[in-house]
Formats: sequence, C1' cells, structure tokens
RNA sequence: ACCGAUAAAGGCAAACUUAUCGAAAGGUAAGGACGCAAAGCCAAGGGUCUAACGUAUACAUGAAUGUAUGCCACGAUUGCCGAGCCACCGAAG
Repeated sequence: ACCGAUAAAGGCAAACUUAUCGAAAGGUAAGGACGCAAAGCCAAGGGUCUAACGUAUACAUGAAUGUAUGCCACGAUUGCCGAGCCACCGAAG
C1' cells in the first nucleotide's frame, strides 16, 4: 500500500411517523433502524425520478385565457452506477 475480521473504538441512518419548505420529484429537523467499510465530499459523466416554466396538439371561449395529453431540466437523486478528492481502526493474507 492492497485488503477488510464473529476484533475494538467510534460513525452514518432505509422504510415509517411528526413538523416544515417545494408545483412535483424531493429537501431539512426530530423520532426511528433496513442496512452501510467510505451510506464522508463532489450533480462534472451515464442511469433513474419529477415537469413548475417553456413548447406541440386537442377541446372550450368573442378574446384574454382555461382544461387534458405528449415532449422538455436549467429541478431532484451520490442509500443507482462509475470517475475524482479526503479519511478512523488493524486480525489473517
């Protein structure tokens, strides 16, 4: 250095609940533990989710506009994958 134990010390916290922010996906805080050896940081790459705004079509309307559906990320996710950066502990090999 790789590696990762029926080791030790410590760490994080899924679902769910409550509060709150958001159009939504989802975020934050508290409770709670399914799990995690990077479940620490990073949204720059791929994937996935959402579709407010925008746009196309249809319908309604005198019009403004409204409704429905499709597309769309500049939104979200690092606990989907991979890249990069940093890091605690030390059995066997």
c-di-GMP-I-GGC riboswitch aptamer from Paraliobacillus quinghaiensis, 93 nucleotides, folded computationally. The source organism's lineage runs through Bacteria, Bacillati, Bacillota, Caryophanales and Paraliobacillus. Its mean pLDDT, the model's own confidence on a scale to 100, is 85.